Transfer RNA from a Lachnospiraceae bacterium, 72 nucleotides, folded computationally. It matches the Rfam family "tRNA". It is annotated as a transfer RNA. The source organism's lineage runs through Bacteria, Bacillota, Clostridia, Lachnospirales and Lachnospiraceae.
């Protein structure tokens, strides 16, 4: 170098082009308890960087970056 897949909160993970972007788990705050851990209530937190189709992109298209696989 060609080929192909992957990139969403701190971690993981859902999303058929359309409603406030899904749960988990971890984190804060509060109840509950003599603490503590567990339970319960709430709550902050993400679409990899750019263009482009489009009435509207996490989703289609180029292009670049990180990464993983295959080939030579």
């Nucleotide at each position: 170098g060609g080929c192909u897949c992957u990139a969403u909160g701190g971690u993981c993970u859902a999303a058929u082009g359309g409603u406030u972007a899904u749960g988990a788990u971890a984190c804060c705050u509060g109840a509950c308890u003599g603490u503590c851990u567990a339970u319960c209530a709430g709550g902050a937190g993400a679409u990899g960087a750019g263009a482009g189709u489009u009435c509207g992109a996490u989703u289609c298209u180029c292009u670049c970056u990180a990464g993983a696989g295959u080939c030579g």